[in-house]
Context: one part of a larger RNA
RNA sequence: CUGGGCGUAAAGAGCACGUAGGUGGUUUGUUAAGUCAGAUGUGAAAUCCCUGGGCUUAACCUAGGAACUGCAUUUGAAACUAAUAGGCUAGAGUUUCAUGAAGGGAGAUAGAAUUCCAGGUGUAGCGGUGAAAUGCGUAGAUAUCUGGAGGAAUACCAGUGGCGAAAGCGAUCUCCUAGAUGAAAACUGACACUGAGGUGCGAAAGCAUGGGGAGCAAACAGGAUUAGAUACCCUGGUAGUCCAUGCUGUAAACGAUGUCGAUUUGAAAAUUAUAGACUUGAUUUAUAAUUUUUGUAGUUAACACGUUAAAUCGACCGCCUGGGGAGUACGGCCGCAAGGUUAAAACUC
Numbered sequence: 001c002u003g004g005g006c007g008u009a010a011a012g013a014g015c016a017c018g019u020a021g022g023u024g025g026u027u028u029g030u031u032a033a034g035u036c037a038g039a040u041g042u043g044a045a046a047u048c049c050c051u052g053g054g055c056u057u058a059a060c061c062u063a064g065g066a067a068c069u070g071c072a073u074u075u076g077a078a079a080c081u082a083a084u085a086g087g088c089u090a091g092a093g094u095u096u097c098a099u100g101a102a103g104g105g106a107g108a109u110a111g112a113a114u115u116c117c118a119g120g121u122g123u124a125g126c127g128g129u130g131a132a133a134u135g136c137g138u139a140g141a142u143a144u145c146u147g148g149a150g151g152a153a154u155a156c157c158a159g160u161g162g163c164g165a166a167a168g169c170g171a172u173c174u175c176c177u178a179g180a181u182g183a184a185a186a187c188u189g190a191c192a193c194u195g196a197g198g199u200g201c202g203a204a205a206g207c208a209u210g211g212g213g214a215g216c217a218a219a220c221a222g223g224a225u226u227a228g229a230u231a232c233c234c235u236g237g238u239a240g241u242c243c244a245u246g247c248u249g250u251a252a253a254c255g256a257u258g259u260c261g262a263u264u265u266g267a268a269a270a271u272u273a274u275a276g277a278c279u280u281g282a283u284u285u286a287u288a289a290u291u292u293u294u295g296u297a298g299u300u301a302a303c304a305c306g307u308u309a310a311a312u313c314g315a316c317c318g319c320c321u322g323g324g325g326a327g328u329a330c331g332g333c334c335g336c337a338a339g340g341u342u343a344a345a346a347c348u349c
C1' cells in the first nucleotide's frame, strides 16, 4: 500500500462554526479535458514467451515471430464525469402567522431555612456517638419569643417532562437576545453535505487581581477507634465554594455509539403544534416534530441493537494495528504556574 475494523475486545476528536479539499438534485444545447474506438510514428539490442536449427542430450549458442500492456501525433464518438450557456423545483433557504420551553445575558424583587448580633422569658445542662470524649454552658448556654445583619441556594410545582451544539440550564418580574416546531401560501433557484489546517464555546478542580464569606469544607488541630490509624466516626477549622475581570482547556466531557442523506414489518405510551369528529370530554382520529418502553426481518463473538439501528446503502472527516515500557522521554507549540498538546525508542514478555 492492499485489506479489516472503531457500543463493551485497540479504535468516534468534549462540542460546534467554517477555509482548502473531497462529494453533489433535475433538464436542454454546446465543447471535447477525462473516457472510448481507429490510423501513423516510436517503444535499441540482449532478456522473457512461441516455433525451428547447432554442439551425442541438457545447460548453452543461434534464426524467425510474437510481445514490449507505454508515449506522441492525428481522425472520429458523445452515454457518463467535467467545463460552459440556459431552464426547473423534489434538496437548501427567505418572508408572513401561530406555539411551547430551567436556551443565553443584564437588572430588580420575594419567602422559607442555617449562622451571627441585640433584647425578653427561663435554668442546668446542651451537643455528639455503636459507646464516648474533645467542644459549648452559672461571665446564664441549649430551648422559646421579638427585632436586626449578612451570604448562599431556590421546597412544593417536578415528570425515563422541557430547552440547548456540547459543557449545561430550575423562585418571581422586567429589558435585550439565539434557536426550534407547526400551518398554509408566496419567493430565491442547487445557493447543498462533509470538513485537513484554523477559529470559537467548553463541568469540576486549579491560577492571577480585587471584592465577598452564612452554610459546607481539602489542608490542619484536637477527641475517639485500633496492635498501629498520617483513615473511616466526632468537635473545630483555613484555602475553596460566591461575584467581577483574565487565564487554564481537561473529565467514565458517556448513548463509552462522528456528521449528513436515503430505504426497510409492528405494538404500547409521553411532550408539543395543527386540522377534524362527535357522545363537547380527564374524549377521540389524522398529520408533523421530539422523547421512552417492547419487539419483526436483519445484524452481532456474545451481551444486545432493532425506523432515534449496532439493519441495508451512499458522501466526507477522525481514529486503531499484541501487552508492558508510555500517553512517558526528548524536541516543538501553548501556559504566570500547575500542567496541556503533539509524540518515540532501547529493553522486556
Stems, first nucleotide, its partner, number of pairs: 004320003007303002012317001014201004021194003025088007033081002035077008049065006091191001092188005097182003103177007110154001115149007125136002162169002206247006215241002220236004258316006266294012278281001298305002322349003331342004
A computed fold for a 349-nucleotide part of an RNA from Ishikawaella symbiont of Brachyplatys subaeneus, annotated as small-subunit ribosomal RNA, central domain. Its mean pLDDT, the model's own confidence on a scale to 100, is 89. The full RNA is in RNAcentral, with records from ENA and SILVA. Lineage of the source: Bacteria > Pseudomonadati > Enterobacterales > Enterobacteriaceae > Candidatus Ishikawella.